[in-house]
Predicted 3D model of a 485-nucleotide part of an RNA (small-subunit ribosomal RNA, 3' major domain) from Streptomyces scabiei. The coordinates come from a structure-prediction model, not an experiment, and the mean pLDDT is 80. RNAcentral holds the full RNA, with entries from Greengenes.

Context: one part of a larger RNA
């Protein structure tokens, strides 16, 4: 100087407390461990910071693993030498599980020759998801969006170092003020960026329709519906550009400070809400399997092609989720209101067929125009009446639909039948402070199809509680002890 302390002081954080909803019990989905089951069940990730993680899609492919069958200048690149000369590709037939092999057909271009292209032989070489993340780059997690980490000059100290950065206040903040042998500065904080909340101006098509006129439909003849048409720019909305919030104003407190408490005005008030943004560093943290790369290793194989299988195996254990155990509910009928998005190998309307998944059909749309598209909880009726039930839906049998060369291993969905466990969950443990939790649906990426209950977004409905910081956990500053570095 640090680190540590079941030392002290001050402070913060859904840290505890106060609440709400869960997990831990059941069934299923998914990941992991294990047994090992295996020919193989590819590899990586392991407290927090591995375990719905890499994987934003394992039937083949992917795919690295296994089995079997092939190839050896190679599936891919460049160069050189030589050879064949019309091929290569494509199509047909035969053998084969296919890769591939054989055979037949077709038979190139121009600058016309040491040509291009393709094929063969040979040599350099290719190739490796083989090893080492403890040789590395790059990228990432974590402490932590915590408020810290340092430097120059000066001063003090023999020196390691100290000071500044400590102290008194204050803040979300090393934020700011005051003081001070320090004076300044840098990386962080904040702001500048995006989005959302209010308003103004401009522009109105594919958006909108108040007022005027028209068409069509309904009508209780009062009117209502439809932007469909002429038209309009009022409004909504979209897109640009401004304004607006700064403790600016008033009052109390305070060192006539920083700041803090209350109030006014305001759409918004003290960082308005959310996001992006992650200091010096820590963990030899993670990744050689995204990629790049040193060294080592393989080179008729650890390279490469193909068939089939496997990554989905199952006495079990754990993590993360979904669905439930019901009446604040289930079922049936009617009816209302979103936002984000996606679409041409695509989204696919109306109409018709089917109980349904779906099929036929093909309008419109490269989309503020058309389509996906029905929002669902909600509301209004009816029924069930507390049961293992009209709760719950696992499992199994039968029959189908769709995608795709192909659904046996191993896809999703539909119909009929079947109807298991489960009556709110031990010790323990998780998330959350407001448009949040909880709850309800919708969209998208990947994608032929789907395992999605995952992930990333979007909107609808919409709470309870916080006295407080003693205690548990993590962190910051000062100080103290130390046989630790």
């Nucleotide at each position: 100087u640090g680190a540590c302390g079941g030392g002290g002081g001050c402070c913060c954080g859904c840290u505890c407390u106060a609440g709400c909803a869960g997990c831990g019990g059941a069934g299923c989905a998914u990941g992991u461990g294990g047994c090992u089951u295996u020919a193989u069940u590819u590899c990586g990730a392991c407290g927090c910071c591995a375990c719905g993680c890499g994987a934003a899609u394992a039937a083949c492919c992917u795919u690295u693993c296994c089995u079997a069958g092939g190839c050896u200048u190679g599936a891919c690149a460049u160069a050189c030498a030589c050879c064949u000369g019309g091929a290569a590709a494509c199509g047909g037939c035969c053998a084969g599980a296919g890769a591939u092999g054989g055979u037949c057909g077709c038979c190139c271009c121009c600058u016309u020759g040491u040509g291009g292209u393709c094929g063969g032989u040979g040599u350099a070489c290719a190739g490796g998801u083989g090893g080492u993340g403890c040789a590395u780059g790059g990228c990432u997690g974590u402490c932590g969006u915590c408020a810290g980490c340092u430097c120059g000059u000066g001063u003090c100290g023999u020196g390691a170092g100290a000071u500044g950065u400590u102290g008194g206040g204050u803040u979300a903040a090393g934020u700011c003020c005051c003081g001070c042998a320090a004076c300044g500065a840098g990386c962080g904080c904040a702001a500048c960026c995006c989005u959302u909340g209010u308003u103004c101006u401009g522009u109105g098509u594919u958006g909108c329709c108040a007022g005027c006129a028209u068409g069509c439909c309904c009508u209780u003849c009062g009117g209502g519906g439809u932007g469909a048409u002429g038209g309009g720019g009022a409004c909504u909305c979209a897109c640009a550009g401004g304004a607006g919030a700064c403790u600016g104003c008033c009052g109390g407190g305070g060192u006539c400070a920083a700041c803090u408490c209350g109030g006014a005005g305001g759409a918004a008030g003290g960082u308005g809400g959310g996001g992006a943004c992650g200091a010096c560093g820590u963990c030899a943290a993670g990744u050689c399997a995204u990629c790049a790369u040193g060294c080592c290793c393989c080179u008729u194989a650890u390279g490469u092609c193909u068939u089939g299988g496997g990554c989905u195996g199952c006495a079990c254990a754990c993590g993360u989720g979904c669905u439930a155990c019901a009446a604040u509910g289930g079922c049936a009928g009617g009816u209302a209101c979103a936002a984000u998005g996606a679409g041409c190998u695509g989204c696919g309307a109306a109409g018709c067929c089917g109980u349904g998944a779906g099929g036929c059909g093909g309008a419109g749309c490269g989309a503020a125009u058309c389509u996906c598209a029905a929002a669902a909880a909600g509301c209004c009726u009816g029924u069930c009446u507390c049961a293992g039930u009209u709760c719950g839906g696992a499992u199994u049998g039968g029959g189908g639909u769709c995608u795709g060369c192909a659904a046996c291993u191993c896809g999703a969905c539909c119909c009929c039948a079947u109807g298991a466990a489960g009556u709110c969950g031990g010790a323990g443990u998780u998330g959350c402070u407001a448009g949040u939790a909880a709850u309800c649906g919708c969209a998208g990426a990947u994608c032929a199809g789907c395992a999605u209950u995952g992930c990333u977004g979007c909107g609808g409905u919409g709470a309870a509680u916080a006295c407080g910081u003693u205690c548990c956990c993590g962190g910051g500053c000062c100080u103290u002890g130390u046989a630790c570095a």